A computed fold for a 72-nucleotide RNA from Chryseosolibacter indicum, annotated as transfer RNA.

[in-house]
């Protein structure tokens, strides 16, 4: 320098173009002599950024940014 992939909750990851979810973690309550386990509930997201297409975009398109892989 070129090509490709990835970017979503604190972490690991889902999500036919139609209200963004799960596991772990966190908080509260119950349980216990207490902690842990377990059960129930809850909080937590401008879906990397900016535009475009669309009635509607995490999803499609373009550009940019970051990371990774490959080639030179």
């Nucleotide at each position: 320098u070129g090509u490709g992939a990835u970017a979503u909750a604190g972490c690991u990851c889902a999500a036919c173009g139609g209200u963004a979810g799960a596991g772990c973690g966190c908080c509260a309550u119950g349980c216990u002599g207490a902690u842990a386990c377990c059960a129930u509930g809850g909080a937590g997201g401008u879906u990397g950024a900016u535009a475009g297409u669309u009635c509607g975009a995490u999803u499609c398109u373009a550009u940019c940014u970051a990371u990774c892989a490959c080639a030179a």

It matches the Rfam family "tRNA". Rfam links the family to the GO term triplet codon-amino acid adaptor activity. It is annotated as a transfer RNA. RNAcentral records the identical sequence in 2 taxa. Its mean pLDDT, the model's own confidence on a scale to 100, is 83. The sequence is in RNAcentral, with records from ENA.